[in-house]
RNA sequence: AGAGUUUGAUCCUGGCUCAGGAUGAACGCUAGCGGCAGGCCUAAUACAUGCAAGUCGAACGGUAACAUGAGAGCUUGCUCUUGAUGACGAGUGGCGCACGGGUGAGUAACGCGUACACAACAUGCCUUUAACUGGGAGAUAUACUUGGGAAACUGAGGGCAAUACCCCAUAAUAUCUUAAUGCCACAUGGUAUGUAGAUUAAAGAUUUAUCGGUUAAAGAUUGGUGUGCGUCCCAUUAGUUAGUUGGUAAGGCAACGGCUUACCAAGACGAUGAUGGGUAGGGGGCGUGAGAGCGUGGACCCCCACACGGGUACUGAGACACGGACCCGACUCCUACGGGAGGCAGCAGUAAGGAAUAUUGGUCAAUGGAGGGAACUCUGAACCAGCCAUGCCGCGUGCAGGAUGAAGGCCCUCUGGGUCGUAAACUGCUUUUAUUAGGGAAGAAUAGCAUGAACUUGAUUUGUGUGUGACGGUACCUAAAGAAUAAGCACCGGCUAACUCCGUGCCAGCAGCCGCGGUAAUACGGAGGGUGCAAGCGUUAUCCGGAAUCACUGGGUUUAAAGGGUGCGUAGGCGGUUGAAUAAGUCAGUAGUGAAAGCUCACAGCUUAACUGUGGAAUUGCUAUUGAAACUGUUUAACUAGAAUUAGGGAGAAGUAGGCGGAAUGUGACAUGUAGCGGUGAAAUGCAUAGAUAUGUCAUAGAACACCAAAUGCGAAGGCAGCUUACUAUACCUAUAUUGACGCUGAGGCACGAAAGCGUGGGGAGCGAACAGGAUUAGAUACCCUGGUAGUCCACGCCCUAAACGAUGCUAACUCGGUAUCUGCACAAGUAGGUAUCCUAGGGAAACCGUUAAGUUAGCCACCUGGGGAGUACGUUCGCAAGAAUGAAACUCAAAGGAAUUGACGGGGGUCCGCACAAGCGGUGGAGCAUGUGGUUUAAUUCGAUGAUACGCGAGGAACCUUACCUAGGCUCGAAUGAUUUAUGCCGUUAGAUGAAAGUUUAAUUUCCUUCGGGACAUAUAUCAAGGUGCUGCAUGGUUGUCGUCAGCUCGUGCCGUGAGGUGUUGGGUUAAGUCCCGCAACGAGCGCAACCCCUAUUUUCAGUUGCCAGCACGUAAAGGUGGGGACUCUGGAGAGACUGCCUACGCAAGUAGAGAGGAAGGCGGGGACGACGUCAAAUCAUCAUGGCCUUUAUGCCUAGGGCGACACACGUGCUACAAUGGUCGGUACAGAGGGUUGCUACACCGUGAGGUGAUGCUAAUCUCUUAAAACCGGUCUCAGUUCGGAUCGGAGUCUGCAACUCGACUCCGUGAAGUUGGAAUCGCUAGUAAUCGCGCAUCAGCCAUGGCGCGGUGAAUACGUUCCCGGACCUUGUACACACCGCCCGUCAAGCCAUGGAAGCUGGGGGUGCCUGAAGAUGGUGACUUUACUGGGAGCUAUCUAGGGUAAAACUAGUAACUGGGGCUAAGUCGUAACAAGGUA
Repeated sequence: AGAGUUUGAUCCUGGCUCAGGAUGAACGCUAGCGGCAGGCCUAAUACAUGCAAGUCGAACGGUAACAUGAGAGCUUGCUCUUGAUGACGAGUGGCGCACGGGUGAGUAACGCGUACACAACAUGCCUUUAACUGGGAGAUAUACUUGGGAAACUGAGGGCAAUACCCCAUAAUAUCUUAAUGCCACAUGGUAUGUAGAUUAAAGAUUUAUCGGUUAAAGAUUGGUGUGCGUCCCAUUAGUUAGUUGGUAAGGCAACGGCUUACCAAGACGAUGAUGGGUAGGGGGCGUGAGAGCGUGGACCCCCACACGGGUACUGAGACACGGACCCGACUCCUACGGGAGGCAGCAGUAAGGAAUAUUGGUCAAUGGAGGGAACUCUGAACCAGCCAUGCCGCGUGCAGGAUGAAGGCCCUCUGGGUCGUAAACUGCUUUUAUUAGGGAAGAAUAGCAUGAACUUGAUUUGUGUGUGACGGUACCUAAAGAAUAAGCACCGGCUAACUCCGUGCCAGCAGCCGCGGUAAUACGGAGGGUGCAAGCGUUAUCCGGAAUCACUGGGUUUAAAGGGUGCGUAGGCGGUUGAAUAAGUCAGUAGUGAAAGCUCACAGCUUAACUGUGGAAUUGCUAUUGAAACUGUUUAACUAGAAUUAGGGAGAAGUAGGCGGAAUGUGACAUGUAGCGGUGAAAUGCAUAGAUAUGUCAUAGAACACCAAAUGCGAAGGCAGCUUACUAUACCUAUAUUGACGCUGAGGCACGAAAGCGUGGGGAGCGAACAGGAUUAGAUACCCUGGUAGUCCACGCCCUAAACGAUGCUAACUCGGUAUCUGCACAAGUAGGUAUCCUAGGGAAACCGUUAAGUUAGCCACCUGGGGAGUACGUUCGCAAGAAUGAAACUCAAAGGAAUUGACGGGGGUCCGCACAAGCGGUGGAGCAUGUGGUUUAAUUCGAUGAUACGCGAGGAACCUUACCUAGGCUCGAAUGAUUUAUGCCGUUAGAUGAAAGUUUAAUUUCCUUCGGGACAUAUAUCAAGGUGCUGCAUGGUUGUCGUCAGCUCGUGCCGUGAGGUGUUGGGUUAAGUCCCGCAACGAGCGCAACCCCUAUUUUCAGUUGCCAGCACGUAAAGGUGGGGACUCUGGAGAGACUGCCUACGCAAGUAGAGAGGAAGGCGGGGACGACGUCAAAUCAUCAUGGCCUUUAUGCCUAGGGCGACACACGUGCUACAAUGGUCGGUACAGAGGGUUGCUACACCGUGAGGUGAUGCUAAUCUCUUAAAACCGGUCUCAGUUCGGAUCGGAGUCUGCAACUCGACUCCGUGAAGUUGGAAUCGCUAGUAAUCGCGCAUCAGCCAUGGCGCGGUGAAUACGUUCCCGGACCUUGUACACACCGCCCGUCAAGCCAUGGAAGCUGGGGGUGCCUGAAGAUGGUGACUUUACUGGGAGCUAUCUAGGGUAAAACUAGUAACUGGGGCUAAGUCGUAACAAGGUA
């Protein structure tokens, strides 16, 4: 010091979360020792038991107990007597009990903190000083006698004492009254000197040394009171207050005071927050933090408050009293029922509550307290010990060597390696700690007693001796033996240090946030390994930090949350220039205070540390005082630059009121005139023959003001537009004069405030919510149309809100320029005020802003603090209402959001292309059949392919085989291959049995080579590798389809941008093309395009066999048949050729155009191969390969039969047709490319034919398949279900093949179905193409081939063009999409869960008010009774006040509630499609 998390990526805003520290903690796992600290945070709940405040005999009367002494009785160890002594129960009296100890309920207060004040105060014990201590009287407790009562307790009688109580005397620097003077002061006054008069004291004890007592003064200490400043939240608490505020008088108090009473006045407090409500003891400090702060107030210290709840006083120096009293109340206990007793928030302890907090311990040894002269007594204060890892600190659990890198675990690429790991074993060393044994402190100094000394002879100081330890035989020291007695916890996806295997399979589970888990999980569980900390480690809770995320230090407000709708203006805040004064703020010095502890620095003490001690610093504050005078303030004197006024101007849709005007529209009247008008995408509703619409004239009504008109102007904003008049107001310019800071802002307040809406009264032409009808639609409560009411208009009164926006508060100053425009002054320039636009610096997350700032500064106001819930609920104010203003919480999410980027998309735009449309030709969709698919069926109908990109696809050929499917029968190292071991000589052949076959089984036969060891081969056996068309194409390789033969996809360097990214690749042209040219912050390059390759079109050359035959020769019926030839065709090698090269036109160029030239071919000549980066988790685990999983007498293998061929139906692709451009019969002609020895087969014969029989040639430019067909010539048919069409069916055959039943093809004869050109829709094709005609080949025994792949023959039509449909490319635009429009997303309803509002009512709580009652007590009055006290005291009676109780009405607040409202959340519910693109009506 930061990090994770919104996005495809980016920057920003913004929340959530984490890493750190801390705790009076708790929980989980674990645990060796010691030191120091801490330990009921909850029920201020209730308490058994013990202890926590007594002491003094040197105040007193005394003598119950104990001891001693004395005496007596005697039973000689007992009893009695004796206050005589030590002492002392109960009692009188004194002092103490008001301290110490506990707790934090109450208290928001002078309670606390701090600083002052008391000229309104008190102060026991202590210190100092002065004076005094004389005389007298009467009671009373205990005890005694006698009563009552269960007890607690208490009545009566007589008697006695005091340092108890009373009286008298004396007395002042006391108190009261009263003259005078000085000084001082703070308002009343204080102080010093002092006159006269009045009143008031005392206590003794005694060892004779002292201890006491009274009065007065002073000190110290402690307390009381008052005041300034500081001290939590709520304004959804705004008004409160009658003793209230003040005065006079009296009373009361230690003292002031409405503290109390009477009278008088009407004040007092409050937006600088009164009153009310909630919460809370305050501080020193503590935690955290760089600090400022924020949180907190446990231990220790100071203050306060309280002592079962409430009230009250008494005593006393001090209390309204924790272990005192009285009363009321609640509770508990005792009781003889009549009455009594009690108060752990003291120390232990118990119960309860709770996540949770200790011993019914020891000692007064030390420190301190009370009493006492002292010894001493008391002291749960205190000092110690016990329990608890609760925290902090320290120590240890060993150290060194040791590599066959052991065994074993784990992992892997597995004959081996890696890791745990020098770790272990083993060798040597050490002994802290623990254990045992021995020794053993400091803390102790006093006091007292004894005995010395000093001097100030005493209340002094001091020496020596004696004597005192709970802790504790503790700390500490020494010795012994022996590695011996001692390691866990959490984590390992990122944040965050640390990785693998197995199991699991969106299950179980994890999780602080993001998120993991759906078969290869470093995230779950286990293991191995690792990391971190360590006697602890984690989790939970809380606080601070990080969070500049409430921002004083130190934030913001155009678009992210946030500028009030606008002005005027009150309080407040801030305020121009120059003097003077002052000293409140400010600054400096000094003084006081700021307790101690703590923090911090230094030093010191425990072996160290924690801990503790001593000293310093600090304590940022407050108060007083002295000084300074710049700045702020205040006062005063001036000034003119701010502001205002004055004079003169021009400007404007500024406002209010009145008057006037024309166009248009509607309506009415009349006229002309006739069948439609109107409206829409198209229609209909509507109007119209009772005369509409249209046209003309006249009349009338209301509303709005065309052109001018504009980037215009005016106004504070809302807003303002015909012309004109009156009144009113503002801003601006120019210029003189005047005032002299009069200013700026502005919480509350007041005024204005579009539209809609409300009230009353008018008005009502057009428009037009609601409503009605017509359309549209699946629906259409909408968009469109026809009507139409409120309203819109006027007057008056309300409402008070808008995207009231520049989403930008007002004012002032400063900071480059350009352009345009309005209004003044000046008139070339310029200057002032407005309105716009572009831009510099600068700012900004960016977009953008930029003298009209969102720049740089100053002042004031308003507002914001994650999204949702919600501008909602409740409360309050306003309003006639509608509603407005103010304005939460529970709960829920980890985002919501801004700007910009790249894509994708749009029923956005522009440009362009393609058989995309159009123009054409021919089809499909209808029929029959073939074939594939779906579905259905089945034992099985094996599997895959499924929009384009599946469906004559894998399959280039299912009768068996194939075959993967089904049924049935069999085999288990297996059907195949390899290796090893052992054995055998098999195997094969022949024959037999059984069987559907496979197989099982029987009999016969019985191998080759040899160096004789054995080897080869085969079988069996055993072992190792099996096998699987089983699963996963979403684990993969390879291959393939598609976008698409579309023109795109990228990189390096540079530049721009905070960045994602951009630029290049965009632009202007051009092209089939990111093809090329030009321009340009780009310059280059790569993969694609094109070219290079193949075929084809022309030609040259070379070479001629099996091809060819012009010329020559031979020869045939004919024939390159033969000799020969290379001219030609052809074959197949090598070349040429085409490049916009030439011309013209256009153009800068690239290039385009031309029926240009030339040329076989012309602008890529035609065709093929060739497929960029990528997309579709596209297809394929069944071609093959392959990870993982599954299976092993089966999911493997063999065999027979069946199935893949089923058939109500639906779809795709084809074939044949429907006929005359045809069918049929006869005749005649012309190809190319392929195939062939298990083959193609000439030729001859047989058969109507498929074919058969014989036979020949050919391993092929030689022989053969092989007659090509359409075409052409001629005949016939004559428009019909036909001489069209051929399905279906019957019969007879041929061929292949073990085998044609399921289930082959072909031939012949017969049969002769549908079909007469095909609905919506849809497909192909731009030239040697479509259409049409035949031929060949692969697979193959044969063939379901009408399929596929090739070949040639004949051979068209049309393209104006790019508006539209589809697909694509580029640029641009919008976006809430990024799984990218098959996207996103809204609301109702239905279901579950959660919190919450309202609510008839029900149940509590605290406080206030009125009335009644009223204990103890206080105050006053009276007081016939009582008393040693006689001007007195008391009982009693009585008046007032009062805790509490009762009662009444109302307010506040909390809980609960039938029912009800909305809200939030929840993989796959319903209905629509509102928003995001022009989101289909912005």